[in-house]
Annotation
This is a predicted structure of a 77-nucleotide RNA (transfer RNA) from a Candidatus Delongbacteria bacterium. It was read from a public genome assembly. It matches the Rfam family "tRNA". The family's RNA type in Rfam is transfer RNA. The prediction has a mean pLDDT of 80.
RNA sequence: GCACCAUUAGCUCAGCUGGAUAGAGCAACGGAUUUCUAAUCCGUAGGCCAGAGGUUCAAAUCCUCUAUGGUGUACCA
Repeated sequence: GCACCAUUAGCUCAGCUGGAUAGAGCAACGGAUUUCUAAUCCGUAGGCCAGAGGUUCAAAUCCUCUAUGGUGUACCA
């Protein structure tokens, strides 16, 4: 340099062939329980879906470019 993959909540990840208000576990916060802590149970909050543009009635999902990370590979002393 080239090819491929990934980017969604604080962290780790789902989200089927586009379809209406995007979810889970852990963590955080509040409560219940307990003499206290831990554990357990209940609830709450938390997202411009990496950025920009495009296609579409409709985009996390499709297309293009960019950014970051990863893997493979080519060239060179």